[in-house]
Source information:
Transfer RNA from a Lachnospiraceae bacterium, 71 nucleotides, folded computationally. It matches the Rfam family "tRNA". Rfam classes the family as a transfer RNA. Model confidence (mean pLDDT): 82 of 100.

RNA sequence: GGCGACUUAGCCAAGUGGUAAGGCGUGGGUCUGCAACACCCUGAUCGUCGGUUCAAAUCCGUAAGUCGCCU
Numbered sequence: 001g002g003c004g005a006c007u008u009a010g011c012c013a014a015g016u017g018g019u020a021a022g023g024c025g026u027g028g029g030u031c032u033g034c035a036a037c038a039c040c041c042u043g044a045u046c047g048u049c050g051g052u053u054c055a056a057a058u059c060c061g062u063a064a065g066u067c068g069c070c071u
Base pairs, nucleotide, nucleotide: 001070002069003068004067005066006065007064010024011023012022018054027041028040029039030038049061050060051059
């Protein structure tokens, strides 16, 4: 220099055009003499900017970051 993949909550991670599942953890509550266990509750306009669309995490472009391959 060329090509490709990925970017969703503190961490892992689902989603394939119709208003974002789940797990771990954090915090709060119930229980307990106090704890632990158990149970309930609790948070994300989806990395940036722009475009298409009635509607975008999802499709297109852009620049950024991470990783890999080729040279």